Small-subunit ribosomal RNA, central domain from an uncultured bacterium, 349 nucleotides, folded computationally. It matches the Rfam family "Bacterial small subunit ribosomal RNA". The RNAcentral record of the full RNA draws on ENA, Greengenes and SILVA.

[in-house]
Context: one part of a larger RNA
RNA sequence: CUGGGCGUAAAGGGUGCGCAGGCGGUUGAGUAAGACAGAUGUGAAAUCCCCGAGCUUAACUCGGGAAUGGCAUAUGUGACUGCUCGACUAGAGUGUGUCAGAGGGAGGUGGAAUUCCACGUGUAGCAGUGAAAUGCGUAGAUAUGUGGAAGAACACCGAUGGCGAAGGCAGCCUCCUGGGACAUAACUGACGCUCAGGCACGAAAGCGUGGGGAGCAAACAGGAUUAGAUACCCUGGUAGUCCACGCCCCUAAACGAUGUUAACUAGUUGUUGGGAAGUAAAAUUCUCAGUAACGCAGCCAACGCGAGAAGUUAACCGCCUGGGAAGUACGGUCGCAAAACUAAAACUC
Repeated sequence: CUGGGCGUAAAGGGUGCGCAGGCGGUUGAGUAAGACAGAUGUGAAAUCCCCGAGCUUAACUCGGGAAUGGCAUAUGUGACUGCUCGACUAGAGUGUGUCAGAGGGAGGUGGAAUUCCACGUGUAGCAGUGAAAUGCGUAGAUAUGUGGAAGAACACCGAUGGCGAAGGCAGCCUCCUGGGACAUAACUGACGCUCAGGCACGAAAGCGUGGGGAGCAAACAGGAUUAGAUACCCUGGUAGUCCACGCCCCUAAACGAUGUUAACUAGUUGUUGGGAAGUAAAAUUCUCAGUAACGCAGCCAACGCGAGAAGUUAACCGCCUGGGAAGUACGGUCGCAAAACUAAAACUC
């Protein structure tokens, strides 16, 4: 470079925004850069190929032809791409009306439970396990009643449910704020799609500074188990888990293991949010947007997917190329560090 691929065999970037780049709706006119047409010039010789000739043949040599993918010049064509000018509304956006939602940020507030503290009642056990023991308890525990404190999480509703780009988001109230769906067809008039670099966000764990600390609980200690037991079980228990800040870290089975956008291609059943018809109200039917279970065609190695495609196509990006060595070494970038990102080879099967 060409070809083939990426749900599970190697392979979709964790997610979005987006400059360059690539690609781009309908229609009219112009232009002629791309494109196309025939022409002219050039494309050395040798070689290769074809026809013929010469050495007894062949190799070899000689003559002729073809070929020479290509480049340049002038001319022409105007369908397609580009460019310029004009028009359009089916893409995209704006407006107007309606609606649902754990979408985000800040502040306030509620009840249950847990633990702790104080006091009362009360007495010998409690806790724990397969069984025990460590542990707690006559300095009065466990249990029970009253009062108080603290921190964290929000039972039921709750769903195969909703929202968000992903990570993720759940008691209740208030304030600030992002996005979406449907209806309408008033406005703009291709303003679009994708996106290497770049920028932003990014669970948990972790890091820094300062708070907080009820429960849980790496590490750690003790008790068991066991041949041993640096474990599983039990009693404790510190970081951490919580909050604020930080241009901190930037990774996950970051999963639908399925990139984004658009078009087309049987149906059936549920459910969420709109709309239309219909009804007294329902039911029911149609329709748009989501989310599920089946399933035709088709696809697939099979499993399975199947209008939310893994079907049929188009545009753009990312990635793969036998196993191990290895997501390692070296170098670089980044970070306080831990690490992360980029990323080989020898050798070996």